Predicted 3D model of a 477-nucleotide part of an RNA (small-subunit ribosomal RNA, 5' domain) from a Rhodospirillaceae bacterium.

Context: one part of a larger RNA
RNA sequence: GAACGAACGCUGGCGGCAUGCCUAACACAUGCAAGUCGAACGGAUGCAGCAAUGCAUCAGUGGCGGACGGGUGAGUAACACGUGGGAAUCUACCCAGUAGCCUGGAAUAACCGCGGGAAACUGCGGCUAAUACCGGAUAAGCCCCGAGGGGGAAAGGAGCAAUCCACUAUUGGAGGAGCCCGCGUCCGAUUAGCUAGUUGGUGAGGUAACGGCUCACCAAGGCGAUGAUCGGUAGCUGGUCUGAGAGGACGACCAGCCACACUGGGACUGCGACACGGCCCAGACUCCUACGGGAGGCAGCAGUGGGGAAUAUUGGACAAUGGGGGAAACCCUGAUCCAGCAAUGCCGCGUGGGUGAUGAAGGCCUUCGGGUUGUAAAGCCCUUUUGGCGGGGACGAUGAUGACGGUACCCGCAGAAGAAGCCCCGGCUAACUUCGUGCCAGCAGCCGCGGUAAUACGAAGGGGGCUAGCGUUGUUC
Numbered sequence: 001g002a003a004c005g006a007a008c009g010c011u012g013g014c015g016g017c018a019u020g021c022c023u024a025a026c027a028c029a030u031g032c033a034a035g036u037c038g039a040a041c042g043g044a045u046g047c048a049g050c051a052a053u054g055c056a057u058c059a060g061u062g063g064c065g066g067a068c069g070g071g072u073g074a075g076u077a078a079c080a081c082g083u084g085g086g087a088a089u090c091u092a093c094c095c096a097g098u099a100g101c102c103u104g105g106a107a108u109a110a111c112c113g114c115g116g117g118a119a120a121c122u123g124c125g126g127c128u129a130a131u132a133c134c135g136g137a138u139a140a141g142c143c144c145c146g147a148g149g150g151g152g153a154a155a156g157g158a159g160c161a162a163u164c165c166a167c168u169a170u171u172g173g174a175g176g177a178g179c180c181c182g183c184g185u186c187c188g189a190u191u192a193g194c195u196a197g198u199u200g201g202u203g204a205g206g207u208a209a210c211g212g213c214u215c216a217c218c219a220a221g222g223c224g225a226u227g228a229u230c231g232g233u234a235g236c237u238g239g240u241c242u243g244a245g246a247g248g249a250c251g252a253c254c255a256g257c258c259a260c261a262c263u264g265g266g267a268c269u270g271c272g273a274c275a276c277g278g279c280c281c282a283g284a285c286u287c288c289u290a291c292g293g294g295a296g297g298c299a300g301c302a303g304u305g306g307g308g309a310a311u312a313u314u315g316g317a318c319a320a321u322g323g324g325g326g327a328a329a330c331c332c333u334g335a336u337c338c339a340g341c342a343a344u345g346c347c348g349c350g351u352g353g354g355u356g357a358u359g360a361a362g363g364c365c366u367u368c369g370g371g372u373u374g375u376a377a378a379g380c381c382c383u384u385u386u387g388g389c390g391g392g393g394a395c396g397a398u399g400a401u402g403a404c405g406g407u408a409c410c411c412g413c414a415g416a417a418g419a420a421g422c423c424c425c426g427g428c429u430a431a432c433u434u435c436g437u438g439c440c441a442g443c444a445g446c447c448g449c450g451g452u453a454a455u456a457c458g459a460a461g462g463g464g465g466c467u468a469g470c471g472u473u474g475u476u477c
Base pairs, nucleotide, nucleotide: 001477002476003475004474006473007472008471009470010469013349014348015347016346017345018344019342020341021307026305027304028303030302031301032300035064036063037062040061041060043058044057045056046055047054048053071260072259073258081184082183083182084181085180086179089177090176091175094173095172096171097170098169099168100167102136103135104134105133111126112125113124114123115122116121142151143150144149156165157164158163186232187231188230193223194222195221198220199219200218201217202216203215204214205213235257236256237255238254239250240249241248242247262283263282264281265280266279285296286295287294288293313339315338316337317336321335322333323332324331325330352382353381354380355379362373363372364371365370386418388413389412390411391410392409396404421466422465423464424463425462426447427446428445432461433460434459435458436457442449443448
């Protein structure tokens, strides 16, 4: 000098765009953050109707989604990440192709009846539906094979209909995911030896898949001064900051990947999880209890306590973009889009312009002549950015739909009107005098100032610098 997710002191007019718990991965009151489908199904309630039936709402069965989106950085020095390759794999929804969708059955929630419990919840009996479940048939393609053969599927719904949406099998694609390898990836040798599923083989099991992934047996290997092992520290990257570069430091925001979800462990369901707002077990903690037993997990958005130098609203809307469900209408969406708060940063604008010498008054200095503040002020002539008031009023929305918002913007009106501070002035370093103080009080980044004329302390006048900021502290180059 530059930089910052900054903080602190003094000061503070406006706008745009960004950014905002770096500390306790500390504990959390309350609300919201993942639902949807009646065009899969039986029913219940309500309404209309003489009825058939229709409409609306709802718990349940069932389907899809809850593995995305959002948060955090604890752990991790590792194929975690980056980059370049690889073969032994899976893939719901989507796209393209091929072939199908025939025929039966048995249950079970809801509901009804009877119970248990303070509650959470739950037991027994009876009835019932399906795109829920299970047989039989069929098999182009598919799987297994000893190549003879063997095995395996399906579901319907809406509509007057045309038809549409679903369903089954399989091939290919797209996107996604799992796995393996080369290379790269911090500090310590005051860590020198480490290793028993350890290293390899055979066989088996397991997986979507290769593999000591697991197991039995066999062999005795494998790694290491090119730093194994151990200890410390740390999410990695695109990038960011600095620097002429080489390099150094960093990894907030945005984007990709990874890991985690009170702590530890486990599996279930499912195309996908070992699953933040799912389940089970154990633990710590909090809460309810009739003491028998139960409930909970903000590192989602707000918000609270605590910690801290320090970091915001318990806001609006689904209008847009995107996501889930649905044939659709639509519903949900603290993703998102907006608004609020904060000079936290960057950028822009303003706090007026011109004229005005008797160089007014006042202040300060003075050699008492004067000098300086200083065209500065006043006065006169203008302008109206911004702000105020009144009126109009969007783009964002290709037809409808606008939270933002009566916002941006435009027009008009009045009026210089409401809007300047902070640091410094011994040298480095730009800017000097007077008074006070008297090694005191104090200053200080370094050198150093202060003990009676201090340009270095404090005040004033003057000056220098930057400016809605200016200084200080911290950190990096």